[in-house]
The prediction has a mean pLDDT of 83. A computed fold for a 139-nucleotide RNA from a Sedimentisphaerales bacterium, annotated as c-di-AMP riboswitch aptamer (ydaO/yuaA leader). The sequence was found by an Rfam model in a public genome assembly. Taxonomically the source falls in Sedimentisphaerales (Bacteria, Pseudomonadati, Planctomycetota, Phycisphaerae).
RNA sequence: AAUAUAUUGUGGCCGAAUUUCACGUCGUGGGCGUGAAUACGGAGGAACCGAAUUUUGGGGCUAACUCCUAAAGAGCAGGAGUGGGUACUUUCAAACCCAAGCCCGACAGCUAACUUCGUAGGCGUUUGAAAGGGCAAUG
Numbered sequence: 001a002a003u004a005u006a007u008u009g010u011g012g013c014c015g016a017a018u019u020u021c022a023c024g025u026c027g028u029g030g031g032c033g034u035g036a037a038u039a040c041g042g043a044g045g046a047a048c049c050g051a052a053u054u055u056u057g058g059g060g061c062u063a064a065c066u067c068c069u070a071a072a073g074a075g076c077a078g079g080a081g082u083g084g085g086u087a088c089u090u091u092c093a094a095a096c097c098c099a100a101g102c103c104c105g106a107c108a109g110c111u112a113a114c115u116u117c118g119u120a121g122g123c124g125u126u127u128g129a130a131a132g133g134g135c136a137a138u139g
Base pairs, nucleotide, nucleotide: 005139006138007137008136009135010134012123013122014121019037020036021035022034023033024032025031026030039119040118041117042116043115044114049109055106057107058104059103060102061101065081066080067079068078069077082099083098084097085096086095088132089131090130091129092128093127094126
């Protein structure tokens, strides 16, 4: 130094929303702006197939939808169904929480080539069983 093994400790979350390079700038091992790449995510867009139902407008992102209570309508509240999240990963079980918001602008099914857009924002999220795996320390 490498490998194997044992023990102990440890791993922030939701979300596509990462990482890097160059130039400029500032109060300079960092911040901001611009451009490019990388990674992840979305939209438009043939043939074939599908669908016709176009003011009852239609459509997109997202887990964020449907029905009932229930009133004139929307919203809100409650309930049921369905969908989503819970701390390394997966499976099972329970418990808890969430179902908001925004956009296009008369218009889009799927869709190869191709075209195009985003890189935010918000927070501290529980337990048990089984299996697997990363990092650190010690033997």